[in-house]
Context: one part of a larger RNA
RNA sequence: CGUAGAGUGGAUGCCUUGGCACCGAGAGCCGAUGAAGGACGUGAUAAGCUGCGAAAAGCUACGGGGAGUUGCAAAUAAACUUUGAUCCGUAGAUGUCCGAAUGGGGAAACCCGGCUGUGCAAACCACAGUCAUCAUACAGCCAAUCCAUAACUGUAUGAAGGGAACGCUGGGAACUGAAACAUCUAAGUACCAGCAGGAGGAGAAAGAAACAUCGAUUUCCUAAGUAGCGGCGAGCGAAAGGGAAACAGGCCAAACCAAAGUACUUGUACUUUGGGGUUGCGGACUGCGUUACCACGAGACACGAGAAACCUUGUGGGAAGCCGGGGGGACCACCCCCCAAGCCUAAAUACUCCUCGGUGACCGAUAGCGUAUAGUACUGUGAAGGAAAGGUGAAAAGAACCCCGGGAGGGGAGUGAAAAAGAACCUGAAACUCUAUGUUU
Numbered sequence: 001c002g003u004a005g006a007g008u009g010g011a012u013g014c015c016u017u018g019g020c021a022c023c024g025a026g027a028g029c030c031g032a033u034g035a036a037g038g039a040c041g042u043g044a045u046a047a048g049c050u051g052c053g054a055a056a057a058g059c060u061a062c063g064g065g066g067a068g069u070u071g072c073a074a075a076u077a078a079a080c081u082u083u084g085a086u087c088c089g090u091a092g093a094u095g096u097c098c099g100a101a102u103g104g105g106g107a108a109a110c111c112c113g114g115c116u117g118u119g120c121a122a123a124c125c126a127c128a129g130u131c132a133u134c135a136u137a138c139a140g141c142c143a144a145u146c147c148a149u150a151a152c153u154g155u156a157u158g159a160a161g162g163g164a165a166c167g168c169u170g171g172g173a174a175c176u177g178a179a180a181c182a183u184c185u186a187a188g189u190a191c192c193a194g195c196a197g198g199a200g201g202a203g204a205a206a207g208a209a210a211c212a213u214c215g216a217u218u219u220c221c222u223a224a225g226u227a228g229c230g231g232c233g234a235g236c237g238a239a240a241g242g243g244a245a246a247c248a249g250g251c252c253a254a255a256c257c258a259a260a261g262u263a264c265u266u267g268u269a270c271u272u273u274g275g276g277g278u279u280g281c282g283g284a285c286u287g288c289g290u291u292a293c294c295a296c297g298a299g300a301c302a303c304g305a306g307a308a309a310c311c312u313u314g315u316g317g318g319a320a321g322c323c324g325g326g327g328g329g330a331c332c333a334c335c336c337c338c339c340a341a342g343c344c345u346a347a348a349u350a351c352u353c354c355u356c357g358g359u360g361a362c363c364g365a366u367a368g369c370g371u372a373u374a375g376u377a378c379u380g381u382g383a384a385g386g387a388a389a390g391g392u393g394a395a396a397a398g399a400a401c402c403c404c405g406g407g408a409g410g411g412g413a414g415u416g417a418a419a420a421a422g423a424a425c426c427u428g429a430a431a432c433u434c435u436a437u438g439u440u441u
Base pairs, nucleotide, nucleotide: 001438002437003436004435005434006433007432013426014391015390018363019362020360021359022358023357024356025355026354027352028351029162030161037098038097039096040053041052042051044076048072049071059092060091061090062089063088064087068080069079070078103112104111105110113131114130115129116128117127118126119125133159134158135157136156137155138154139153140152166197167195168194169193170192171191177184181231207214208213218245219244220243221242222241228236229235249344250343251342256275257274258273259272260271261270262269263268264267280322293317294316295315296314297313298312299311303329324339325338326337327336328335378385379384398425401412402411403410404409
């Protein structure tokens, strides 16, 4: 080195309890009536998971159901069950301790109280209930300080915390790209904070248009990578219009009128309630005084100060009132459109922690979620990081008995279709190790 046979090893093939991506429905909240999440208990035996809570794998009622049952989880014991169990549904009871944690404290799952009640003749002790804070409303009491008010006290109601993504608001990066880099980009992204709902935001023209008109908002297709913006670099990037989805419009403030009440200057003022009035074929005959607008400085608009309108606003100025005011991308005229400085508004839209049903030219154990389950083992002071690990057989029929051995292990016997399926268990590749044999140096 060749050949043959073993061992080791766990590739490959096949499988699937688990995942992944969607679709159609549902649900879209839980919490001081104590949540989410935990600690500790709880079984005849009980380490883990699951369930449950000192009434503890459960208690009660009603309904379903009809023969077995005491979860995963076998076996033993002891029980339950046609007087209807186990099981399923609905409602109720119980529900230790921590946790917003709320009687006070605290190094979470512990420590220490006040008041009322019960047990006792009483005390101790035990048990039950109650005692946090803030906001709002009402009431009581009341200081400097006369009236009063602050404070304080009581009662009632509410809030507090958690939750995957989706939403709005307030803050807000850098890497990166520009082949460097500063305007720019990334991007109003990531992230932080606040708040809400099953959706949220927006919303009934001081609009869009163009001499013709349309008629709240939202979303999709298109317009269109167009018009534009841009160290005119990199890049950014509309809108009208057209077509669809879905369609819904309402309410106040003020004048004025009426009633009731309060105050006192006795005829006014104010308050409350009701009417009235809410719009541009004008309503009314009155109120407010900065928000319109301008300047300067910013932001936001696809639009980087640009010819830069429109929108928002920090500072300073500052109107008009229908013979009025705003807009039509500087500005002016004509013309046209509209009526700001109050509020609400379903649907079409976004999302999926979760429930049910379904689908796949999705994966098949180095794949598919990190997990065929595990946020476990383990690492880290901590924030946090974070695995590996599936397959006997149709059925345990899981090898009685004998032999060698201290055992491990093996040889018989037996089971089985198969044991070259024997639990280190389907298939069982290669590297690697060895035995036998042949050949070569």
Record summary
This is a predicted structure of a 441-nucleotide part of an RNA (large-subunit ribosomal RNA, domain I) from an Enterobacteriaceae bacterium. The coordinates come from a structure-prediction model, not an experiment, and the mean pLDDT is 80. Its Rfam family is "Bacterial large subunit ribosomal RNA".